[in-house]
Context: one part of a larger RNA
């Protein structure tokens, strides 16, 4: 030196472990914010920091409640000083109080900072100071003013706890909008209305009560969703591709409300008689700007497609009062009780009470010992016992019966919430003949032109939507039914409202797992979106395990210490904190063959 063997050492692998993720499932709960969020600054305990709570009333006041013996968070010990059965700490429900910044909102600004002014207070001889409030835009809605121009109207000024402002993961509507790719290039076309920006809402959003769908001389009957229908029918450089719908089966189910015509009050403008108009109707009186028509406005009235409605006629709970120039008859209209209907999740809307159940703390809650091994027993043997409870965890190894729970049963003084009842509240005509007249949503539908969205690339291209020239009809009317016409057949367009099936899951509870197991699993099991890196927008780490218990090693020795040898401790010290096991590389050291 080179190969064995043994024995360390470095090093961190595997095995085991889980405090922490990952995926989902079932219910809640879907908002918070000028009563000042979300998010941060800075301070805040007797002791220095960091995190958690807090807020100059500052690890906390105040109560109303559980609960029942030890506290004064946490890294983390150590000393102080103190609290508490006159119920502390701890837990939940209400309330106070909550510096500065920040939509930041008195003004300014480089966030947490500088200046002020007004009203009331405290202080000072007095000024400085010092506390509590007030005042930002913007719509709105009220009052008062108030040009051009008489009236008016723009406009000003005040007021108002009426409103908004801004933050938030995914779902949502609208509003703008690509590219890599794909076609084996590429430009129609794909990729896609996707990614992203923007504005806006709600617990969901949208969409919704046919101018629907269909095509059997027959039906269906608001929208949503989910399976099929079906990769079909179509579309398409007929390439890549892209791609329905009727129907059927299901979840779920709920319909209603205005516009117009008519009638009526009132407000304006206008014209006109002087009684032939009106003054509920007939007579008879009496009144005379009362009266006609146009505009608005309000209240009634009416909502449909076997067309509706208005208008005319005629009938229609009950009872009572009032009124309608005057008198008589007649009618009518109001108003008020009974009766009936219906409600607050849509069509109108709010407050109270009560009774039940849930939600936010919580209580009870069975049943075992002994032997001997062991550091220790909950493993073993020997006899028992519960069970509406053999889920799950701890506890010196592996407990139904030891602890904590679990099955069952029970609990709220206070806030929320559901339901149901009473209070309240709102509402009361409907039928039936008649068709002469009226109304049925206009710069609308709709052609032409450009596009855009439908399986649908302009095509024979309907239907739907948008621009821009044009510009209908009122039921004998209009629209669809895939150019267009006729004939059928369905509808009822130009107003709106509408729960539930439907998506999400940033949050709260309970629980599941052929999901991970520390280079996995969340980036992030340790104080991480840290350190750190970048002008900056953004990138973005690593670091788990002694032991059952610190019993964390007194005391002696060597040593400047580190660190090592005794001694104790402990089942174990080659668990000794650089701490569970402790693989290989590497690198030693003893010893054996070989050269």
């Nucleotide at each position: 030196a080179g190969c064995g063997c043994a024995c360390g050492g470095u090093g961190a692998a595997u095995g085991c472990c889980u405090u922490g993720g990952c995926a989902c499932u079932a219910a809640g709960a879907g908002c918070c914010g000028a009563u000042g969020a979300a998010g941060g600054a800075c301070g805040u305990a007797g002791g220095a920091a960091u995190c958690u709570g807090c807020g100059a009333a500052a690890a906390g006041c105040c109560c109303c409640g559980g609960g029942g013996a030890g506290c004064u968070g946490a890294u983390a010990a150590c000393c102080a000083a103190g609290c508490u059965g006159u119920g502390a700490u701890c837990c939940g429900a209400g309330g106070a109080u909550a510096u500065c910044c920040g939509a930041a909102u008195g003004g300014g600004g480089a966030a947490a900072c500088c200046c002020g002014a007004c009203u009331g207070g405290a202080g000072u001889u007095a000024u400085g100071u010092c506390c509590a409030g007030u005042a930002a835009c913007c719509a709105u809605u009220g009052u008062u003013u108030g040009a051009a121009c008489a009236c008016a109207u723009a406009g000003a000024a005040c007021a108002a706890a009426u409103g908004g402002a801004g933050g938030a993961a995914a779902c949502g509507u609208g509003g703008g909008g690509a590219a890599g790719u794909g076609a084996a290039a590429c430009a129609u076309c794909u990729c896609a209305g996707u990614a992203c920006c923007c504005a806006c809402a709600g617990g969901a959003a949208g969409a919704g009560a046919a101018a629907a769908u269909a095509a059997a001389u027959a039906g269906u009957g608001a929208u949503u969703c989910c399976g099929u229908u079906a990769g079909u029918a179509g579309u398409g450089g007929c390439g890549a591709g892209c791609g329905a719908a009727a129907g059927c089966g299901g979840a779920u189910g709920a319909g209603c409300c205005u516009a117009a015509a008519c009638c009526a009050a009132a407000a304006u403008u206008g014209c006109g008689u002087g009684a032939u108009a009106g003054u509920u109707a007939a007579c008879a009186g009496a009144c005379g700007u009362u009266g006609c028509a146009g505009u608005u406005u309000u209240g009634g009235g009416g909502u449909c497609g076997u067309g509706g409605g208005a208008c005319u006629u005629a009938a229609u709970u009950u009872c009572a009062g009032u009124a309608a120039c005057u008198g008589u008859u007649a009618u009518u209209a109001c108003u008020g009780a009974u009766a009936g209907a219906a409600g607050u999740c849509a069509g109108a809307a709010a407050c109270u009470c009560a009774a039940u159940g849930c939600g936010u703390a919580g209580a009870c809650g069975a049943a075992g010992a002994a032997c001997g091994u062991g550091g220790g027993a909950a493993a073993g043997u020997u006899c028992g016992g519960g069970a509406g409870a053999c889920a799950a965890g701890g506890u010196a190894a592996a407990a139904c019966c030891c602890c904590u729970g679990u099955a069952g049963u029970c609990g709220a003084a206070a806030c929320g919430u559901a339901u149901u009842g009473a209070a309240c509240u709102u509402u009361u005509u409907u039928u039936a003949a008649g068709u002469a007249u009226c109304c049925c949503a206009a710069g609308u539908a709709a052609u032409g032109c450009g596009g855009g969205g439908c399986c649908c690339g302009u095509g024979a291209a309907a239907u739907c939507c948008c621009g821009c020239c044009u510009g209908a009809a009122u039921c004998u009317g209009u629209c669809a039914g895939g150019a267009c016409c006729a004939c059928c057949u369905g509808a009822u367009a130009a107003g709106g409202c509408u729960a539930a099936a439907u998506a999400c899951u940033a949050c709260u509870u309970a629980g599941u797992g052929a999901c991970c197991g520390a280079u996995a699993g969340u980036g992030a099991a340790g104080c991480a979106g840290u350190a750190c890196c970048g002008u900056g927008a953004g990138g973005g780490a690593a670091u788990g395990g002694u032991g059952a218990a610190a019993a964390g090693a007194a005391c002696c020795c060597c040593g400047g210490g580190a660190g090592g040898g005794g001694a104790g401790u402990g089942a174990a010290a080659u668990a000794g904190a650089a701490c569970c096991u402790g693989a290989a590389a590497c690198c030693g050291u003893g010893u054996g063959c070989u050269u």